[in-house]
Predicted 3D model of a 75-nucleotide RNA (c-di-GMP-I riboswitch aptamer) from a soil metagenome.

């Protein structure tokens, strides 16, 4: 962090499929992203029970902070 370069990821959405759901997996798709790599560690944000608007067990995290790591080398 470029009118580079070599690359990576991948949203809505549609199809199958699990799953009470949120939402996961596989495939297609491609909005976008210099960390859309690793870590949920905070704060936010979804969903199911209970019912004391708090507890508790889970989702996601490409909302915001933080921790660790990487490619290239103009300016």
């Nucleotide at each position: 962090g470029a009118c580079a370069a070599a690359g990576g990821c991948a949203a809505a959405c549609c199809c199958a499929u699990c799953g009470u759901g949120a939402g996961g997996u596989g495939g297609g798709g491609g909005c976008g992203c210099a960390a859309a790599g690793c870590u949920u560690c905070c704060g936010a944000u979804c969903u199911u029970a209970c019912g004391u608007u708090g507890u508790a067990a889970g989702a996601a995290a490409g909302c915001g902070g933080g921790g660790c790591u990487g490619c290239c080398g103009a300016a």
Description:
Of the family's consensus pairs, 95% are formed in the model. Model confidence (mean pLDDT): 85 of 100. Rfam family: c-di-GMP-I riboswitch aptamer. Gene Ontology term of the family: cyclic-di-GMP binding. Rfam's curators write: GEMM was predicted in a large-scale screen for bacterial structured RNA regulatory elements. The sequence is in RNAcentral, with records from MGnify.